The prediction has a mean pLDDT of 81. Transfer RNA from an uncultured bacterium, 71 nucleotides, folded computationally. Rfam family: tRNA. By type it is a transfer RNA. Its family is annotated with triplet codon-amino acid adaptor activity in the Gene Ontology. Rfam describes the family as follows. Transfer RNA (tRNA) molecules are approximately 80 nucleotides in length.
[in-house]
RNA sequence: GAACCCGUAGCUCAGAGGCAGAGCGUCUCGUUGGCAAUGAGAAGGUGGGAGUUCGAUUCUCCUCGGGAUUC
Numbered sequence: 001g002a003a004c005c006c007g008u009a010g011c012u013c014a015g016a017g018g019c020a021g022a023g024c025g026u027c028u029c030g031u032u033g034g035c036a037a038u039g040a041g042a043a044g045g046u047g048g049g050a051g052u053u054c055g056a057u058u059c060u061c062c063u064c065g066g067g068a069u070u071c
Stems, first nucleotide, its partner, number of pairs: 001070002004067004010024004018054001026042005047063005
C1' cells in the first nucleotide's frame, strides 16, 4: 500500500429498516439481629460525520479506533 472483520449499558454479547434487549455489575426499597442469598424497582448505551428513506443500530459513502491477512 491492498483487501477483510469488529465498534450497541460499567463488562461480555444479542438485535440486520418501525422508536434497543439479556446475563453479570451499580443504586434504592423489602426480607434478616447482621451478612449472604432472594423478591420488587431504578439509572445507564448504538464511535463521529454525510447520504438514502415517512422512518437508520440496521442500507450506502467518508472518517476515527481496534483486530487479523497479504505485499